The prediction has a mean pLDDT of 81. A computed fold for an 86-nucleotide RNA from a Chloroflexota bacterium, annotated as transfer RNA. The sequence was found in a public genome assembly. Lineage of the source: Bacteria > Bacillati > Chloroflexota. Its Rfam family is "tRNA". Rfam's curators write: Transfer RNA (tRNA) molecules are approximately 80 nucleotides in length. Rfam classes the family as a transfer RNA.
RNA sequence: GGCGAAGUGGCGGAACGGCAGACGCGGCGGUCUCAAACACCGCUUCCCGCAAGGGAGUGUGGGUUCGAAUCCCACCUUCGCUACCA
Numbered sequence: 001g002g003c004g005a006a007g008u009g010g011c012g013g014a015a016c017g018g019c020a021g022a023c024g025c026g027g028c029g030g031u032c033u034c035a036a037a038c039a040c041c042g043c044u045u046c047c048c049g050c051a052a053g054g055g056a057g058u059g060u061g062g063g064u065u066c067g068a069a070u071c072c073c074a075c076c077u078u079c080g081c082u083a084c085c086a
Base pairs, nucleotide, nucleotide: 001082002081003080004079005078006077007076010025011024012023018066026044027043028042029041030040031039045056046055047054048053059075060074061073062072063071
């Protein structure tokens, strides 16, 4: 240099072009207990909001589409294979 794979919350990791983050870990709150552990229940991407609710978000920037994590183009990072030079 060429080809291929991957990039999603705090972590692992799902998601046929149609509710992103299922599920698990971790965390927070609660029930229970004299207290704790266990167990169970609820919440847990970010921002604004007392709340209701609103907005943003899948490596970056574009494109296609009514609609993109998903398809296309370019780039960045990591990994694998391979070629060349020495």